[in-house]
Context: one part of a larger RNA
Molecule: small-subunit ribosomal RNA, 3' major domain
Organism: metagenome
RNA sequence: UGACGGGGGCCCGCACAAGCGGUGGAACACGUGGUUUAAUUCGAUGCUACGCGAGGAACCUUACCAAGGCUUGACAUGCUAGAAGUAGUAACCCGAAAGGGUGUCCGACCGGUAUCCAGUCCGGUACUAGCACAGGUGCUGCAUGGUUGUCGUCAGCUCGUGCCGUGAGGUGUUCCCUUAAGUGGGAGAACGAGCGCAACCCUCGCCAUCUGUUGCCACCGACUUAGAUUUAUCUAAGUCGAGCACUCUGAUGGGACUGCCCGCGUUAAGUGGGAGGAAGGUGGGGACGACGUCAAAUCCGCAUGGCCCUUAUGUCUUGGGCUACACACGUGUUACAAUGCCUGGUACAAUGGGAGGCUAAGUCGUGAGAUGGAGCAAAUCCUACAAAACCAGGCCCAGUUCGGAUUGAAGGCUGAAACUCGCCUUCAUGAAGCUGGAAUCGCUAGUAAUGGCAGAUCAGCUACGCUGCCGUGAAUACGUUCCCGGGCCUUGUACA
Numbered sequence: 001u002g003a004c005g006g007g008g009g010c011c012c013g014c015a016c017a018a019g020c021g022g023u024g025g026a027a028c029a030c031g032u033g034g035u036u037u038a039a040u041u042c043g044a045u046g047c048u049a050c051g052c053g054a055g056g057a058a059c060c061u062u063a064c065c066a067a068g069g070c071u072u073g074a075c076a077u078g079c080u081a082g083a084a085g086u087a088g089u090a091a092c093c094c095g096a097a098a099g100g101g102u103g104u105c106c107g108a109c110c111g112g113u114a115u116c117c118a119g120u121c122c123g124g125u126a127c128u129a130g131c132a133c134a135g136g137u138g139c140u141g142c143a144u145g146g147u148u149g150u151c152g153u154c155a156g157c158u159c160g161u162g163c164c165g166u167g168a169g170g171u172g173u174u175c176c177c178u179u180a181a182g183u184g185g186g187a188g189a190a191c192g193a194g195c196g197c198a199a200c201c202c203u204c205g206c207c208a209u210c211u212g213u214u215g216c217c218a219c220c221g222a223c224u225u226a227g228a229u230u231u232a233u234c235u236a237a238g239u240c241g242a243g244c245a246c247u248c249u250g251a252u253g254g255g256a257c258u259g260c261c262c263g264c265g266u267u268a269a270g271u272g273g274g275a276g277g278a279a280g281g282u283g284g285g286g287a288c289g290a291c292g293u294c295a296a297a298u299c300c301g302c303a304u305g306g307c308c309c310u311u312a313u314g315u316c317u318u319g320g321g322c323u324a325c326a327c328a329c330g331u332g333u334u335a336c337a338a339u340g341c342c343u344g345g346u347a348c349a350a351u352g353g354g355a356g357g358c359u360a361a362g363u364c365g366u367g368a369g370a371u372g373g374a375g376c377a378a379a380u381c382c383u384a385c386a387a388a389a390c391c392a393g394g395c396c397c398a399g400u401u402c403g404g405a406u407u408g409a410a411g412g413c414u415g416a417a418a419c420u421c422g423c424c425u426u427c428a429u430g431a432a433g434c435u436g437g438a439a440u441c442g443c444u445a446g447u448a449a450u451g452g453c454a455g456a457u458c459a460g461c462u463a464c465g466c467u468g469c470c471g472u473g474a475a476u477a478c479g480u481u482c483c484c485g486g487g488c489c490u491u492g493u494a495c496a
Base pairs, nucleotide, nucleotide: 001496002495003493004492005491007490008489009488010487011486012485013484015480016479019443020442021441022440023439026334027333028332029331030330031329032328033327034325035324042053043052064320065319066318067317068316069315070314073133077132078131079130080129081128082127088106091102092101093100094099109124110123111122112121135309136308138307139306140305144303145302146298147297148296149294151292156195157194158193159192160191161190162171163170164169174187175186176185177184201286202285203284204283206254207253208252209251210250212248215244216243220241221240222239223238224237225236226235227234228233257280260274261273262272263271264270336436340395341394342393343392344391345390352383353382354381357376358375362371363370364369402433407428408427409426410425411424412423413422449472450471451470452469453468454467455466
């Protein structure tokens, strides 16, 4: 100087407390360990691995295993030589394919020689033989780059000059007040500065201006239909014209700054309350992660040093495996029901996606789906009925009209191909489960909880996952003694 302490002081955080909902018990899904296996490819392992890499393993992917092939190679560059009825190709044979063999008809791409004419000449491409080399998801993340996690969006980490100390070093960065903040104010041998904080950026919330189609439809005009009628009209629905007021689209500005008032405070920084305001003291959310720590993770994204393989640790193919199953753990989904389940009716979204695509109306089918073919490169058309909610009826507390696992039968779809190993539909079957021990997790507001919708990946799908979107929409926080993590000062130390 640090680190540590079941030392002290001050302070903070869904850290505890106060609440709400879960996990741990059941079934299933996914991941992991273990076991098994010819192989169950590899990596990730307290917090910070375990719905993680993988935003999609039937073949492919694929790196694993078995078997069968190839050897300048599946891919790149260069050199040498060869070759025109040559390379290639129909067909045939062996074969699971890859590959190997025989090989007819036909039959070479570009440029030049070339002012016209080349398969044959020359050069290049392609081919064959050979040589340099290719190739490696082989090893080392403890040789590395790059990227990432974590402490932690915690408030810290340093430097120049000066001063102090023999020196390591200290000071500044300490103290008082304050803040979300080393944020700011004051004191002070310090004065300044840098990386962090904050702000500048994006988005949501308010207003104005511009914009006006594919969006909007208030006022106005015309027409059609229906109803009421006093036969003049009025109301409702729709179409067209006209219009851009409103909603909205998306661009530019404004707006919030403790600006104003009162109290407290040192007349300060600030803090408590109030007014006005769409918004008030960082308005909500995001992006943004200091010096460093963990020889943290990744050589299987990519790059790369070294080492290793070179008729194989390269490469191609068929089939299998990654999907096994006594068991253990993690993360989820569905439930155990009446704030519920079933049947019928009826209302209100937003984000998105669409051409080898989204696919309407209509028709067929109980249904998955089939048929059909309109429209749309999309504010126009389609996806697309949002669901919970609400209304009416049924169920009457039961292993049930709860729950849906499992299994049987019959089908549908994708795809060469659903046996290992896909999803969906209908009928039948109806298991465990009656709120879950010790323990443990998330969340402070449009949050938790709950309901549906969309997208990426993608032929299809194992999605109950992930990333977004909108609907309904709470409870609680006395407080900081305690648990956990962290910041500053101080103290002890046989630790570095």